[in-house]
RNA sequence: CUGCGGGAGAGAUCCCGGAACCGGUGGGCAACCAGCGGGGUCGGGGCGCCGAAGGGGCAACCUCCCCGGAAACUCUCAGGCAAACGGACCGCGG
Numbered sequence: 001c002u003g004c005g006g007g008a009g010a011g012a013u014c015c016c017g018g019a020a021c022c023g024g025u026g027g028g029c030a031a032c033c034a035g036c037g038g039g040g041u042c043g044g045g046g047c048g049c050c051g052a053a054g055g056g057g058c059a060a061c062c063u064c065c066c067c068g069g070a071a072a073c074u075c076u077c078a079g080g081c082a083a084a085c086g087g088a089c090c091g092c093g094g
Base pairs, nucleotide, nucleotide: 001094002093003092004091005090006089011047013046014045015044016043017042018041021038022037023036025034026033027032048081049080050079054077055075056074057073061069062068
């Protein structure tokens, strides 16, 4: 580096806009049109929260000093807060 297996935390929160789809209403012979409500999906924002991609900080330690390295501690920039995906790290194989 790669294949397989394991792998935590935190709102399925609120608001705005839109799509599929669903249900009434009105018009129309019909195709269809208008408007309303719902809408677990998509995008943006607010507040709250989490730490285990990445990144920053402290420094026990690496026998002492310089250089260098250095946590699962800490911050929460980034990321994340149903499942899936992802995931530090661990085990086995190449």

This is a predicted structure of a 94-nucleotide RNA (Glycine riboswitch aptamer) from a soil metagenome. The model forms 90% of the base pairs in the Rfam consensus.